Predicted 3D model of a 1509-nucleotide RNA (small-subunit ribosomal RNA) from Aeromachus stigmata shanda. The sequence is in RNAcentral, with records from SILVA.

[in-house]
């Protein structure tokens, strides 16, 4: 930085998904060390055990323990034990008292500001801690500890009794100090010792640390729009350390809101962290600052500081204990339990360092904190060896079998020793502190204290500490995904849409680089994937930095409030805006220099930076405000145009219908055709009068008005707008424009009216398989007035309003100025408008001064298809329904243009036996024959629309044969190779269905260097053979077919962003993409023609088997014979035909019509010749071939059935049905071809099929081989016949080993169906269709079939509208597997979300009431009390109680709201090949779409105004 995916390809649009960094991370494989770092995100769950706040005896009375010292008693052993007293000392602490538990540690439950950042402010309090000033005067009454009696299980009291104090309390004083009405009034202390220091009390400053206001920022939700009565403000007053409605009383009725209040939901906030090019976007772990919280709710005490984590009371829930009477407790402190959870450590050592707390100080505490221990959880480091080593070893893998590769890799040699492992050494952190010794301050002082220096003993949790140095040996240390693209890396096997993969695209249905596994290879590496999350990538929400004509997107349209934006000058101020200064932005982080740990992460120290906020100054361009002015914007006045602009009132004339009268008579009317329907009761038609309604023909025009719907006969009246021209005039008075106000087509609703014609529903006839549609006959609502809703449309130029600048040309409509106003005139200048274009813009497609260029100003919309413009809700509306507007859940695409093709029941040109116009025929009958499908032990396989079906098969009786039955063989029927024996071969017999077993004659060849060879059989043994066994969808090869149709393409230029396109399209012409002109196109290449083979005319040349004109000869007759080679003809080469001449046309071409002339005339006839490709067209069973399968069978061998069946169907044929014939009888004339297992003449026999017997002939020599139809004569006469031959009988021939199943023929004899064939199809354009025979392959025999041969020998073609099938341009596509195609909606099963639902459950929340715990306040009649007063009485005080307000919990009852459940029920999504229509994509067969209204199983179908997409 960017890539995969929509498509047949392309560019766009636009979503999806992937490479990257990141984590408190978790699972999965797997793990050598070592530093730093971090480690319960979930249950603010509930906690078992220890430990985390003490400390002060220099504050006080006690108590205890020890010592010394004295002084008793008692024992004796007379100086020891043991007890007491007293007095110093140490040491200990339960109580009073002080200071500290408000700090340090945890957690994020609540909080959307009583918070947090940030920057200010004024009306405060701060213990310890500093500085200053001034003082500590002199009395008092209790208490706890103790003792003693009592209560209780306990927890803990209860009485009475003694007693300290730095506990409490009087008094006095009072510079400073508090109130004050300015005159006064109030108010402290504590003491301790070794007198020198601390303490205490007031008070003044500071520092620290707290509390209060202010401003700005601080997530979403308008489907949350109104919120508040102490609520805004004011007096008085109470309260606070303070300000304040913080509380009261009264008094005013304000405050807060669209700039977003009030409600919901979420959720600690920051410094930062993580990504990111930035700008943003996400997150607030660790570490720092705030802030809230401490089992859940309230509340206070105490204090400087709490409404208090390890304090107190209440109330609640929970858990223990208990003698049921009571009591205790609060790990979100360190560890650690149980639970929950995908998931987070030791009930660890130590106060040695840092900090705290308390102490004078030693020193005590301290889970703060320093170290250790789990855990690869990150991140950094380092190892798992290093060199050499080719026989390129062995083994693995793959092979084309040669080799390749793994692979210098290993083995072997020679080195090293980090780490780890033994063993020895061994820094730093340690500063103090205690002692003592000097010094110096202090001091009256050497004593104390305090500073500073020497000196000695000491203090280390971590520690087996970092380092360091020795030993030994390669020794103890690699793993994990991935390998189809994206994305670096391929091979075999195994499996066969299974089993699995998969992040997206997608792999897998027998050769899988995608599953499994092996081998080899890229990647990372003590980690390596996977998953989950964030940012980027995404310019996919865009401030940097997108858009809205057709892809998602411009409100239907206007008027306008708020807000935004706004025209010259001047001149003032200075809010914005720009400079510099100052503060301030905490540290740490991130950057960047240095340093320190061997590096590094990592730690340390400096700078930068912290993009901000205030505050001062300072500047006057812009923006803004103010003044003060102009005239270009806008607006007024005057004068003119023009117009379906609106609105009401009259008036007309033409046409439907409808009713009277009049002519008149059988049909009208309707369609594709019809019928329903109207008419003899007079319809249609005509033709007079009338009535009534609703539109207003031409003119009419890409004409003209309107802001848009929209506006058309003519008159008048009221009216809006616009538009010139020329001058006066106001002086920015403007532009846009959320809410809101009005307008607003069709449809549709209400009330009344009205009703000609049209029409939705209906209805009826038609169509159709149906036909709820299209066609038709009727028809009602409405269409129309009139007065009130509806508020929507393809309300459209799919294009918001206003403004400005920006080459052009052609109109069209309106005004106007000049000019000679000579005219349908020219020159200009304005307004509305249509087309075509340049630049430029755009994905193209187009737009282009009427912009979709360029730019300004402001409003409205978009953000992947689907679901869904739908649900809920809310707001309108009578109703229909409108208007605002989601989400679960699905998909990887949807969607634009434009492109090549395909395809249309679009269009144009053109060919073709494609139709038409003729012959003749299949479809009807019988039979042959091939299929299907039945049957069957088998009916062997294949070929299946045209392109399968008389096809493979050009010939199944065995045999082919491949199938079926039973039988039978196993190196094998058949190739190679090894051994060992035998020559090969052959006679006869048995057994058997036969293969094939068994006996059994006759035979010893052939080459030879004599060693043996080669051939050939027979036996053994394994390699191997053998498959007509799958797969034609692995495949050659070869074939079919579109098609002998004229088309397929390529360089090179050139257009297009690009697929592509030009060439290959136009114009003409041709059988042809065949020639010709023309052209951004110029050549070329398969194809097309020519070339090649036949046949048709002529020449040469050659005659033998062929031929006979001349000439001779002979015969009953014949080229028989001599001669000949002119003719036929045979077969070899050449001539010939080219639009070449002529005319005519056409652009003078190209050709094209006619015509000479020629055997032949415009490719002459007919063959061969088959372009690029299509149909995964046919064939593995012809051949070949890859895989897979068979292996005593899926190979071989043989006998005997079978492919030949037979209720049907279908497809090619042959034979008819007859008079253009049947039959009998006579009589004429080809051509191709084939013969040795062969063709056979003649000649006898036989009705005959054919037998015998034979000449001849290896073929221009002989034989198949009499052509037949036609002619000529008879005959039959319209019948199922003298038509027709099927099928049966008998009796025969032929082939052959063998005609039984199952061959062809032949007599005689029998004589079905059938009287020209329904829908429907097939051939066929001239020597051709019809029709007659002939021949050959195959083949022993067996054709109606096949491929050949010649003989007779024809109608017919207006013409290209339609039927089919091709070409060519065009057009439209929603096809692309290309219409056999895409594709829509009901209904039916399954699953999936979700809506409504009668109701039920919990959650929050509000309101009004009940009841109401400690608690503070405040009053308080009695009650009870040491200190102050008082002689006493009592009094001030004060304390229980008690009431009183407030109040937390509970409680009832009504609401709101969010949630779950939920019989039924709606639609919506998705599923395998389900039904049932075909509604859409081509004119999609009835264009198509929105809007509306009605029906209708559905898709829809209709009416009404509308768009064109």
């Nucleotide at each position: 930085a960017g890539a995969g995916u929509u498509u047949g390809a392309u560019c766009c649009u636009g979503g999806c998904u992937c490479a990257g960094a990141a984590u408190g991370a978790a699972c999965g494989c797997u793990g050598g060390c070592g530093g730093c770092a971090g480690g319960c995100c979930u249950a603010a769950c509930a906690c078992a055990u220890g430990c985390a706040a003490g400390u002060c005896g220099a504050a006080c009375g006690g108590a205890g323990u020890u010592a010394u010292a004295u002084u008793g008693u008692a024992g004796c052993u007379u100086g020891c034990u043991a007890u007491g007293g007293u007095a110093u000392a140490a040491c200990u602490u339960a109580g009073u008292g002080g200071c500290a538990g408000a700090c340090g540690g945890g957690u994020g439950a609540g909080u959307a500001a009583u918070g947090u950042a940030u920057a200010g402010g004024a009306a405060u309090c701060u213990a310890c801690c500093u500085a200053g000033u001034a003082g500590u005067a002199c009395g008092g009454a209790a208490u706890a500890a103790u003792u003693g009696u009592u209560g209780g299980a306990a927890a803990c009291g209860a009485c009475a009794a003694c007693u300290a104090a730095u506990a409490c309390c009087g008094u006095a004083u009072a510079c400073g100090c508090c109130c004050u009405a300015c005159g006064g009034g109030g108010g402290a202390a504590a003491a301790a010792u070794u007198u020198a220091u601390u303490g205490c009390u007031a008070u003044u400053a500071g520092a620290u640390g707290a509390g209060c206001c202010u401003a700005u920022a601080u997530u979403a939700g308008a489907u949350u729009a109104g919120c508040u009565a102490g609520u805004u403000g004011g007096u008085g007053g109470a309260g606070u350390a303070a300000u304040a409605g913080c509380c009261u009383a009264c008094c005013a009725a304000g405050g807060c809101a669209a700039u977003g209040a009030u409600c919901u939901a979420u959720a600690g906030c920051u410094g930062a962290u993580c990504u990111g090019a930035g700008a943003g976007g996400a997150u607030g772990a660790u570490c720092a600052g705030c802030c809230a919280c401490a089992c859940u709710g309230g509340a206070a005490c105490u204090g400087a500081g709490a409404u208090a984590c390890g304090g107190u009371c209440c109330a609640g829930a929970c858990u223990c204990c208990u003698a049921c009477g009571g009591g205790a407790g609060g790990c979100a402190g360190c560890a650690g339990u149980g639970g929950g959870g995908a998931a987070u450590a030791u009930u660890g050592c130590a106060c040695a360092a840092u900090g705290g707390g308390c102490g004078c100080a030693a020193g005590c505490c301290u889970g703060a904190u320093g170290c250790a221990g789990c855990c690869a959880u990150g991140c950094c480091g380092c190892g798992u060896g290093u060199a050499u080593g080719a026989a390129g070893a062995a083994g693995g893998c793959c092979u084309u079998c040669g080799g390749g590769u793994u692979g210098u890799a290993a083995a072997g040699u020679a080195c090293u020793u980090u780490c780890a492992g033994c063993g020895g050494g061994g820094a730093g952190g340690a500063a103090g502190g205690u002692g003592u010794u000097g010094a110096g301050g202090u001091u009256a002082a050497u004593a104390a204290c305090c500073u500073c220096a020497g000196c000695a003993a000491u203090u280390g949790a971590c520690g087996u500490u970092a380092c360091c140095c020795g030993c030994a040996g390669a020794a103890g240390a690699a793993g994990c995904a991935c390998c189809g693209g994206c994305u670096a890396a391929c091979u075999c096997c195994g499996u066969g849409c299974c089993a699995g993969c998969a992040g997206c695209c997608g792999c897998g249905g027998u050769a899988a680089u995608a599953c499994g596994g092996a081998g080899a290879g890229g990647g990372c590496u003590a980690g390596c994937g996977u998953u989950a999350u964030u940012c980027g990538g995404a310019a996919u929400u865009a401030u940097u930095g997108g858009g809205c004509g057709u892809a998602a997107a411009g409100g239907g349209c206007g008027c306008g409030u708020a807000g935004g934006c706004u025209g010259g000058u001047u001149a003032a101020u200075a809010a914005g805006u720009u400079a510099a200064a100052a503060g301030u932005g905490a540290a740490a982080u991130c950057c960047c220099g240095a340093g320190g740990c061997u590096u590094a992460a990592c730690c340390u120290u400096g700078g930068a930076a912290u993009u901000g906020c205030u505050u001062u100054u300072a500047a006057a361009a812009c923006u803004a405000u103010u003044a003060a002015u102009c005239u270009a914007g806008a607006g007024a006045u005057u004068g003119a145009a023009a117009g379906a602009g609106g609105a009401u009132a009259g008036a007309g004339g033409a046409a439907u219908u409808c009713c009277u009268g009049a002519u008149g008579u059988a049909g009208a009317g309707g369609u594709a055709a019809a019928a329903u329907u109207c008419g003899u009761a007079a319809a249609u038609a005509u033709u007079a009068g009338g009535a009534g309604g609703a539109a207003c023909a031409c003119c009419a025009g890409u004409g003209g008005c309107g802001a848009a719907g929209g506006c058309g006969u003519c008159u008048a009246u009221c009216u809006g707008g616009u538009u010139c021209a020329a001058a006066u005039c106001u002086g920015a008075c403007g532009c846009u424009g959320a809410a809101g106000c009005g307008c607003g087509a069709a449809g549709g609703c209400g009330u009344g009216g009205g009703g000609a014609g049209c029409a939705a529903a209906c209805a009826g006839g038609a169509u159709u398989a149906g036909a709820u549609a299209c066609c038709c006959u009727g028809g009602u609502a409405g269409u129309c007035c009139a007065c009130g809703c509806c508020g929507u449309a393809a309300a459209c130029g799919a294009u918001g309003u206003c403004g400005a600048c920006u080459u052009g040309g052609a109109g069209g409509u309106u005004g106007u100025u000049c000019c000679c106003u000579u005219g349908a005139g020219g020159a200009g200048u304005g307004g509305c408008u249509u087309c075509c274009g340049g630049a430029g813009c755009u994905a193209a497609c187009g737009c282009g001064u009427u912009a979709a260029g360029u730019c300004g100003a402001c409003c409205g919309c978009c953000u992947g298809g689907g679901g869904a413009g739908u649900a809920c809700g809310g707001c309108c509306g009578c109703a229909a329904g409108g208007u605002u507007a989601a989400a679960a859940c699905u998909c990887a695409a949807a969607u634009g243009a434009a492109u090549u093709g395909a395809c249309g029941g679009g269009g144009g040109c053109c060919c073709g036996c494609a139709c038409a116009a003729g012959c003749g025929g299949u479809g009807g009958a019988g039979c042959a024959u091939g299929u299907g499908g039945u049957u069957u032990a088998a009916u062997u396989c294949g070929a299946u629309g045209c392109a399968a079906c008389g096809c493979g098969a050009a010939g199944a009786a065995c045999c082919u044969u491949a199938c079926c039955u039973a039988c039978u063989c196993u190196u094998g029927a058949c190739a190679u190779c090894c051994a060992g024996a035998g020559a090969a071969c052959u006679u006869u017999c048995c057994a058997g269905a036969g293969a094939u077993g068994g006996a059994u004659u006759g035979g010893u060849g052939c080459c030879u260097u004599c060693g043996g060879g080669a051939a050939c059989u027979c036996u053994g043994a394994g390699a191997c053979a053998g498959g007509u066994g799958c797969u034609g969808c692995a495949u050659g090869g070869c074939u079919g077919u579109c098609g002998u149709c004229a088309g397929c393409u390529c360089g090179u230029g050139u257009u297009g962003u690009g697929a592509a396109a030009u060439g290959u399209u136009g114009g003409g012409u041709u059988a042809a993409g065949u020639c010709c002109c023309g052209c951004a196109a110029c050549g070329a290449g398969c194809g097309c023609a020519a070339c090649c083979c036949u046949c048709a005319u002529c020449c040469u040349u050659a005659g033998u088997u062929g031929c006979c004109a001349u000439c001779a000869g002979g015969u009953a007759a014949u080229g028989c014979u001599g001669a000949g080679u002119a003719c036929u003809u045979u077969a070899a080469g050449g001539a010939a035909a080219c639009u070449g001449c002529c005319a005519g046309u056409g652009a003078u071409a190209a050709g094209c019509u006619g015509g000479a002339g020629g055997a032949a005339g415009g490719u002459g006839g007919g063959g061969a010749u088959g372009a690029u490709g299509u149909c995964a067209a046919g064939u593995c069973a012809u051949c070949a071939u890859g895989g897979c399968c068979c292996u005593u069978a899926u190979g071989g061998a043989g006998u005997g059935g079978g492919c030949u069946a037979c209720a049907c169907a279908c497809g090619u044929g042959c034979u008819a049905c007859a008079a253009u014939g049947g039959u009998g009888g006579c009589u004429a004339c080809a051509a191709u071809g084939g013969g040795c297992u062969g063709c056979a003449a003649a000649g006898u026999c036989g009705c005959g099929a054919g037998g015998c017997u034979a000449a001849g002939c290896c073929a221009a020599u002989c034989c198949c081989u009499u052509a037949a139809a036609a002619g000529c004569c008879a005959u039959c006469u319209c019948a199922g016949u003298u038509c027709g031959a099927a099928u049966u009988g008998u009796a025969c021939u032929c082939u052959g080993c063998a005609a039984c199943u199952c061959g062809a023929g032949u007599a005689c004899a029998u004589g079905a169906a059938g009287u020209u064939g329904g829908a429907a199809u097939c051939g066929c354009u001239a020597g051709u269709a019809a029709u007659c025979g002939u021949g050959g392959a195959u083949c022993a025999g067996c054709a109606u079939g096949c491929c050949a041969c010649g003989g007779u020998g024809a109608a017919u073609a207006c013409g290209u509208u339609c039927u089919c099938g091709g070409g060519u341009c065009u057009u439209g596509u929603a096809c692309a597997c290309a219409c056999u195609g895409c594709c829509c909606g009901u209904c039916a099963c399954g699953c999936c979300a979700u809506g409504g639902g009668a109701a039920u459950u919990g959650g929050u929340u509000u309101c009004a009431c009940u009841c109401g715990a400690a608690g503070c306040u405040a009053a308080u009649g009695g009650c009870c009390u040491a200190a102050c007063c008082g002689c006493a009485a009592g009094g001030a005080a004060g304390g229980a109680g008690u009431u009183a307000u407030u109040u937390a919990a509970a409680g009832u009852g009504g609401g709101a709201u969010c949630a779950g459940u939920g019989a039924c029920u709606g639609g919506g999504g998705u599923g395998a090949a389900g039904u049932c229509g075909u509604a859409a994509c081509a004119a999609g067969g009835u264009a198509g779409c929105a809007g509306u209204a009605g029906g209708g199983g559905a898709a829809u179908c209709u009416g009404c105004a509308g768009c064109u997409g």